The RNA shown here (SAM riboswitch aptamer (S box leader)) has 115 nucleotides and comes from a Balneolaceae bacterium.
RNA sequence: UGCUUAUUAAGAAAGACUGAGGGAAUGGGCCCGUAGAAGUCUUGGCAACCGUUUGAAUUCUUGAUUCAAAAAAGGUGCCAAAUCCCACUUCGUGUUAUGCGAAGAAAAAUAAGUG
Numbered sequence: 001u002g003c004u005u006a007u008u009a010a011g012a013a014a015g016a017c018u019g020a021g022g023g024a025a026u027g028g029g030c031c032c033g034u035a036g037a038a039g040u041c042u043u044g045g046c047a048a049c050c051g052u053u054u055g056a057a058u059u060c061u062u063g064a065u066u067c068a069a070a071a072a073a074g075g076u077g078c079c080a081a082a083u084c085c086c087a088c089u090u091c092g093u094g095u096u097a098u099g100c101g102a103a104g105a106a107a108a109a110u111a112a113g114u115g
Stems, first nucleotide, its partner, number of pairs: 001115008013043005021032003026087004044079003049075002052070008083107001088104006
């Protein structure tokens, strides 16, 4: 960095340095920010993707695979607002107008596998 699969309306703090931006991209909104943004470091926490333990099933066996439960050593990740909201397609519904609901797609983020 490409591809595949899964998940994304829940959850989670404080201190130090630093000094003006940040909330993925484009557009439109709306929010956060000198009562200190983003970033770095320390400590803490949330969660349960990989991994750990136990049980069951498949397998001739070793092992491997699948499911369930438990815990949270370890590897990641995360700790404002639904992925902050909308945009694209389809269906339904409604308004003077702006809309509303459902399903899907695209993009993004995270994990595992793989090139």
Description: Its mean pLDDT, the model's own confidence on a scale to 100, is 83. The sequence was found by an Rfam model in a public genome assembly. Its Rfam family is "SAM riboswitch aptamer (S box leader)". Rfam's curators write: The SAM riboswitch is found upstream of a number of genes which code for proteins involved in methionine or cysteine biosynthesis in Gram-positive bacteria. The SAM riboswitch acts at the level of transcription termination control. The predicted structure consists of a complex stem-loop region followed by a single stem loop terminator region. An alternative and mutually exclusive form involves bases in the 3' segment of helix 1 with those in the 5' region of helix 5 to form a structure termed the anti-terminator form. This entry represents the conserved core of the complex structure involving helices 1-4.